[in-house]
Context: one part of a larger RNA
């Protein structure tokens, strides 16, 4: 992993609530307990005691009134519209473990030192091999000593290395041979040494050469039983079918933020008579925009220019004067969420008319939600970042399948009761893959751009259409071929400055067809080479600016590329137009079911669905009552076929061998796919 059997809203309470069905009914109803008993889920007696029939006050209390008060005033609360009570089922809800399993701890009761720490007692054990303290003998030596040398001795948390204890390196092992080993290497190895065996110390305690280590594969508080079904706003789980309807993820609190109350959204029953849309007609209102010599408050030029600073004068008061600030006013120009002389659209209310038709309010039962998400519009925040955050509108997902977007929670279409090998279309496509045009009519693209991710500022004699304009048989443009000259080397500058380093300038004049006091190279300055302009050849267009189409450079991501592929140039790209097709669970045909409304023939609507609410059955064991079945074969079990919207149900045959069960009713240990579910099995 599968199989099988087991596994989770369930009992008690003469407690609260509410529906249904029923008895009585201004009344309703007994309970303990007695008595009969056919001993039953039975009949009778029991009126204590509850509730309901009146309320108000704090209470005496009084009463359809009270109570507050001096009060007949006033005001609270009531009366004047009367239905309750037992019983049963059901839905909720309280107290009990209350739907199940699940901590981590906490309290007390006892059990452990056979493991392991430490300690007491009493025993064992350490091959060999090295070093050579001290102190002794001799001998030297000294006034004696100290001291020196031999020899001698055998000391040590000494050295090297078996056993023994340890456990350092590295492999293997990692459902191991082991719930910590194996092999290698290593460290101690006469000591704080290793060990045997009796004992001790016990759980907030012990013991610890201290690692929170050890205290029986368990230790920041041991195991074991009791309390205990501790508690778990938490995680997971939570069983058969079929019909009707269907949320939310928001507000306000809230030791609250993943829980809860209350309200909002669902849904069920009752009841009431509204709900909504258009169209007019009043309305309230300051957004969008727009305006600001209509405020506030910001602001750019420019005119006036009050005052102010600064010089200057003077004894002083005056007074000039400014490349300095600059009010208020004028003149243009122009901003604002927290400005507004103004002022939309749309929502919002109210009234009146149509249309629609249950779509709305209220009460009463039961909910679940209270992480939301994502496009688009309007904000705030941030960086006019974010798959970001908060807020408002709306639509989708959420709880929504279906056909498009390659693929794809909310993007486009477009709401699926069931069936059809019928038909129309949507969004989107019609070369093949792949169902439909290699459709027309006219352009555009050459870059595979492009063909459904996306790019910019900027750049470009890429190419297509347009507008303005200028030159051009009196010969443009472009190419050749000639010419481009003098005063002059202008004038300053300067070392030089001669068209050409810079600066000036009436850049001037003359000669001419034309020809700058010079357009660029060039020289140290000169010189050379060119232009601009001229003229000959040549013979038809040939510039400038500008507006757009479309291509083009910019243009870079980590494994090979790719428009979904393949491929695709008068297209199968792009543009514009028009015609046909294809395409969904849309609609429409045909059949059929259900549902809710309706004179109960039929007709008209509807039938997507997660929390969640209501309805209707199905299938299982027991029990009562009436029936039936059965050794000529019951139940179980497997196989076939039929029936039913399913839950299931029938029939038959096998096998099995002795009980079963319709049907009307009751009771429930009453339905498994998950809970790392429990116990066998494979």
């Nucleotide at each position: 992993g599968c199989c099988u059997a087991c596994g989770a809203g369930u009992u008690g309470c003469u407690c609260c609530u509410c529906a249904c069905u029923g008895g009585c009914a201004a009344g309703g109803c007994u309970a303990a307990g007695c008595g009969c008993u056919u001993c039953a889920g039975g009949c009778g007696c029991g009126g204590a005691a509850c509730c309901g029939g009146a309320g108000c006050g704090a209470a005496a209390g009084c009463g359809a009134g009270u109570c507050u008060u001096a009060a007949c005033a006033g005001g609270g609360c009531g009366c004047u519209a009367u239905a309750g009570u037992c019983a049963g089922u059901g839905g909720g809800g309280g107290c009990a473990g209350a739907c199940g399993c699940g901590a981590a701890a906490c309290u007390u009761u006892g059990u452990g030192a056979u493991c392991u720490a430490c300690c007491c007692a009493u025993g064992g054990g350490c091959a060999g091999g090295a070093u050579g303290a001290a102190g002794g003998c001799u001998g030297g030596g000294u006034a004696a000593c100290a001291c020196c040398a031999g020899c001698u001795g055998g000391a040590g948390g000494u050295c090297c290395g078996a056993a023994c204890c340890a456990g350092u390196u590295g492999a293997c092992g990692u459902u191991g041979a082991a719930a910590a080993g194996u092999c290698u290497u290593u460290g101690g190895a006469u000591g704080a040494c290793c060990u045997g065996u009796g004992g001790g110390u016990a759980g907030g305690g012990g013991u610890g050469a201290a690692a929170g280590g050890c205290c029986a594969a368990u230790c920041a508080a041991a195991c074991u039983g009791a309390g205990a079904g501790a508690u778990a706003g938490c995680u997971c789980g939570u069983a058969c079918u079929c019909c009707c309807c269907g949320a939310a993820a928001u507000g306000c609190a809230u030791u609250u933020a993943g829980g809860u109350g209350c309200a909002g959204c669902c849904u069920u029953g009752a009841u009431g008579g509204a709900g909504u849309u258009u169209a007019u007609a009043a309305g309230a209102g300051g957004u969008a925009g727009a305006g600001c010599u209509a405020c506030u408050g910001a602001u750019u030029a420019g005119a006036c220019g009050a005052g102010g600073g600064g010089g200057c004068u003077u004894c002083g008061c005056c007074g000039c004067c400014u490349a300095c600030c600059g009010a208020c006013u004028c003149u243009a120009g122009a901003c604002a969420a927290a400005c507004u002389c103004c002022g939309a659209a749309u929502g919002c209310u109210u009234a009146u008319a149509a249309a629609u038709g249950c779509u709305c309010g209220u009460c009463a039962g039961g909910a679940g939600u209270g992480a939301g998400g994502g496009g688009c519009g309007g904000g705030g925040u941030g960086c006019u970042a974010a798959g970001g955050u908060c807020c408002c509108g709306u639509c989708c997902c959420g709880a929504g399948a279906g056909g498009g977007a390659a693929a794809g929670a909310a993007c486009c279409c477009g709401g699926a009761c069931u069936g059809c090998c019928g038909g129309c279309u949507a969004a989107g496509g019609c070369c093949c893959c792949a169902a439909a045009a290699u459709g027309u009519a006219u352009g555009c693209u050459a870059a595979g751009u492009u063909g459904g991710c996306c790019a910019a500022a900027c750049g470009c004699g890429g190419u297509g259409c347009g507008g303005c304009u200028g030159c051009a048989g009196u010969g443009a443009c472009a190419g050749c071929u000639a010419g481009g000259a003098u005063g002059u080397u202008g004038g300053c500058u300067u070392g030089g400055a001669a068209g050409c380093a810079g600066c000036c300038a009436u850049u001037c004049a003359u000669u001419u067809a034309a020809a700058g006091a010079g357009u660029g190279c060039g020289u140290a300055a000169c010189a050379g080479c060119u232009c601009a302009c001229u003229a000959g050849u040549c013979g038809a267009g040939c510039g400038g600016c500008u507006g757009u189409g479309c291509a083009u450079g910019g243009a870079u991501a980590a494994u090979a590329a790719u428009c979904g592929g393949g491929c695709a140039u008068c297209a199968a790209g792009c543009a514009u137009a028009c015609u046909g097709c294809c395409g969904a669970a849309g609609c429409c045909g045909c059949a059929g079911g259900a549902u809710a409304u309706u004179u109960a023939a039929u007709a008209u609507a509807u039938c997507g669905g997660u929390a969640g609410g209501g309805g209707a059955g199905c299938a299982u064991u027991c029990c009562a009552g009436c029936g039936g079945c059965g050794c000529a074969g019951a139940a179980a079990c497997a196989g076939u076929a039929a029936c039913g919207u399913a839950a299931g149900u029938u029939a038959u045959u096998g096998c099995g061998g002795a009980g079963c069960u319709c049907c009307u009713g009751g009771a429930a240990a009453a339905g498994c796919a998950a809970a790392u579910g429990u116990a066998g099995g494979c």